[in-house]
About this RNA
A computed fold for an 89-nucleotide RNA from uncultured Actinoallomurus sp., annotated as Glycine riboswitch aptamer. RNAcentral holds the sequence, with entries from MGnify. The organism belongs to Actinoallomurus, within Bacteria. The prediction has a mean pLDDT of 79.
RNA sequence: CCACGCGGGAGAGACUCUGGUACGCCCAGUACCGGAGCGCCGAAGGAGCAAACCUCCCCGGAACCUCUCAGGCAAAAGGACCGCGUGGG
Numbered sequence: 001c002c003a004c005g006c007g008g009g010a011g012a013g014a015c016u017c018u019g020g021u022a023c024g025c026c027c028a029g030u031a032c033c034g035g036a037g038c039g040c041c042g043a044a045g046g047a048g049c050a051a052a053c054c055u056c057c058c059c060g061g062a063a064c065c066u067c068u069c070a071g072g073c074a075a076a077a078g079g080a081c082c083g084c085g086u087g088g089g
Base pairs, nucleotide, nucleotide: 001088002087003086004085005084006083007082008081013038015037016036017035018034019033020032021031022030023029039073040072041071045069046067047066048065053061054060
């Protein structure tokens, strides 16, 4: 430095409309899946050094900085990063 296992791990609408299925079975309603719309988040990944940062200055630099393509906005899953253990280089 890499891989695996365990633990911790944030942010932002469980929004609005609509279609289907099931329950209900007159309705009303509930759950799940899909489509559209606007609003938002950044800590998978990706892109960029334009700002900021590192430097006396320039060049240069990478990121938890910026962008939000992707991803995400109840739970689940994911999750940068941190700790422990095992193995390999």